[in-house]
Molecule: transfer RNA
Organism: Methanomicrobia archaeon JdFR-19
RNA sequence: GCGGCUGUAGUCCAGUGGCAGGACACAGGCCCCCCAAGCCUGUAACCCGGGUUCGAAUCCCGGCAGCCGCACCA
Numbered sequence: 001g002c003g004g005c006u007g008u009a010g011u012c013c014a015g016u017g018g019c020a021g022g023a024c025a026c027a028g029g030c031c032c033c034c035c036a037a038g039c040c041u042g043u044a045a046c047c048c049g050g051g052u053u054c055g056a057a058u059c060c061c062g063g064c065a066g067c068c069g070c071a072c073c074a
Stems, first nucleotide, its partner, number of pairs: 001070007010024004018054001026042005047063005
């Protein structure tokens, strides 16, 4: 340099056009002699810009970042 894949909460994932979900973590509560475990509740996120659409996390274009492969490596 070329190609492919990925980017969603503090962390790891789901979500292929119509209310943004789960687990862990965190905060509060229940339980318990206490802790842990368990149960309930809550906080918190769509990488950036543009386009299409009544409506975009989702489709299209550009960019950025990460991973993989190929090429170059005088």